Context: one part of a larger RNA
Molecule: small-subunit ribosomal RNA, 5' domain
Organism: uncultured bacterium
RNA sequence: GGACGAACGCUGGCGGCGUGCUUAACACAUGCAAGUCGAGCGAUAACCAGACCUUCGGGUCUGGGGAAAGCGGCGAACGGGUGAGUAACACGUGGGCAACCUGCCCUGGAGACUGGGAUAACGUUCCGAAAGGGACGCUAAUACCGGAUGACGCGUGGUCCGCCAAGUGGACUACGCCAAAUGGUAGCUUCGGCUUCUGCUCUGGGAUGGGCCCGCGCCGGAUUAGCUUGUUGGUGAGGUAACGGCUCACCAAGGCAACGAUCCGUAGCUGGUCUGAGAGGACGAUCAGCCACACUGGGACUGAGACACGGCCCAGACUCCUACGGGAGGCAGCAGUGGGGAAUCUUGCGCAAUGGGCGAAAGCCUGACGCAGCAACGCCGCGUGAGCGAAGAAGGCCUUCGGGUUGUAAAGCUCUGUCAGGAGGGACGAAGCCACUCAGGUUAAUAGCCGAGAGGGUGACGGUACCUCCAGAGGAAGCCCCGGCUAACUACGUGCCAGCAGCCGCGGUAAUACGUAGGGGGCGAGCGUUGUCC
Numbered sequence: 001g002g003a004c005g006a007a008c009g010c011u012g013g014c015g016g017c018g019u020g021c022u023u024a025a026c027a028c029a030u031g032c033a034a035g036u037c038g039a040g041c042g043a044u045a046a047c048c049a050g051a052c053c054u055u056c057g058g059g060u061c062u063g064g065g066g067a068a069a070g071c072g073g074c075g076a077a078c079g080g081g082u083g084a085g086u087a088a089c090a091c092g093u094g095g096g097c098a099a100c101c102u103g104c105c106c107u108g109g110a111g112a113c114u115g116g117g118a119u120a121a122c123g124u125u126c127c128g129a130a131a132g133g134g135a136c137g138c139u140a141a142u143a144c145c146g147g148a149u150g151a152c153g154c155g156u157g158g159u160c161c162g163c164c165a166a167g168u169g170g171a172c173u174a175c176g177c178c179a180a181a182u183g184g185u186a187g188c189u190u191c192g193g194c195u196u197c198u199g200c201u202c203u204g205g206g207a208u209g210g211g212c213c214c215g216c217g218c219c220g221g222a223u224u225a226g227c228u229u230g231u232u233g234g235u236g237a238g239g240u241a242a243c244g245g246c247u248c249a250c251c252a253a254g255g256c257a258a259c260g261a262u263c264c265g266u267a268g269c270u271g272g273u274c275u276g277a278g279a280g281g282a283c284g285a286u287c288a289g290c291c292a293c294a295c296u297g298g299g300a301c302u303g304a305g306a307c308a309c310g311g312c313c314c315a316g317a318c319u320c321c322u323a324c325g326g327g328a329g330g331c332a333g334c335a336g337u338g339g340g341g342a343a344u345c346u347u348g349c350g351c352a353a354u355g356g357g358c359g360a361a362a363g364c365c366u367g368a369c370g371c372a373g374c375a376a377c378g379c380c381g382c383g384u385g386a387g388c389g390a391a392g393a394a395g396g397c398c399u400u401c402g403g404g405u406u407g408u409a410a411a412g413c414u415c416u417g418u419c420a421g422g423a424g425g426g427a428c429g430a431a432g433c434c435a436c437u438c439a440g441g442u443u444a445a446u447a448g449c450c451g452a453g454a455g456g457g458u459g460a461c462g463g464u465a466c467c468u469c470c471a472g473a474g475g476a477a478g479c480c481c482c483g484g485c486u487a488a489c490u491a492c493g494u495g496c497c498a499g500c501a502g503c504c505g506c507g508g509u510a511a512u513a514c515g516u517a518g519g520g521g522g523c524g525a526g527c528g529u530u531g532u533c534c
Stems, first nucleotide, its partner, number of pairs: 001534004006530005013382006019375002021340001026338003030335003035074003040071002047064007081293003091217007100210002105206007113147004122137006153177011183198002186195003219265003226256003231253008268290004272283004295316005318329004346372001348371003354368001355366004385415004395406004419475001421470005429461001432458003436455003440450003478523005483504003489518005499506002
């Protein structure tokens, strides 16, 4: 000198864009943060209409309607947070898998035959303070199960071809094995069914996402020198999507290490950020990629995917409820509270946009996200006025008492109108999306689908940005320094006192170094100080 997620002191007008618990991975009140589908299924409250019965209280049935709940499907493994742990194939980079998986999506092939039994909801009833649970009875499905069919799929064997050693890839073949929901919607119907769209099963390929393995790179300590028994290798078996001591039985006695094993400490890694001419050094906030974690420890279940932040089970600590028998909970999601700390924000608005989940769609959900709020925390921009104005007012300060200086500074005159203030108008962001209406296309079709085009609807921010007008210099300057380094000097006070100080050093009676004043220098909505890095 530069830099900062800064803090502290003094000061503080506006705007744009960013950034904002670095400490206690401390504990958390409250609200919200993951739902959706009635075009999979049964049942159905309020309410409306009709019919029937009626003891005139109402009841029953049919159709519509649609809340909450239930079965079922998909999602909940994404998105969001944090950095505790981890010195490791965690990460980065380059490769390998002839050792692997992949829901939804794209593309190709084949198929969907025939049967069955349950169960929640619901009803009755019981236990419990509650959380919740039991018994009996009824019912549906794209829920569940049996049989059939079944290959280019899988397993075993055989033949042939290929590759790169081990062995394995491909083709053909024999035997064995494995599936389903023709469900839903709309239209037509001669009521048999047909068609559209969508869904289901098996299978080939793709895409995407992952799993595993390897080379190299990756902090400090030798005042840590030896470490290791599933340890190192083999055989066999189990297990996994898959290789493998991953696990197990047996066998052998190996494996690592001064090119630093082991141990200890520290630490998420990277793209990058800061600095520097570079080499390098330091760091890893925001943004992006990867990893790990979700009160602490352990475990599996479901599933294409988890060993699962807002799922389950067990143990522990803590908190809460209790009728004392027993139960409930997990903000390192967004806000917010207490605590810790030098220190870090609103219990805001909206799904209009972007993106995500579900759905045929309308749509619903979305503290992701878009916005707004707070904070000079940072960067950038603007303003606090402009011109003229005296041999130069007053006042202040200094003085050799002549004067000098503050100083064109003020006053005064002439102007301007940024920002803030008031009034009026008023967005872009909606390219799109919706398929409501119309034209049109496709079609056997008026169904469905497409729908360029016309009309209509859709904005949290926000009456915001922006534009125009009004008024009037009116509302808007401080902070640090002035001995040398280092730019800027005098007076008074003080008298080794009070104090200053980054280093050298100032202060003991004329202090440019302390304090105040005048003057001056620097920067400016900031200026200094402290801390840290280069």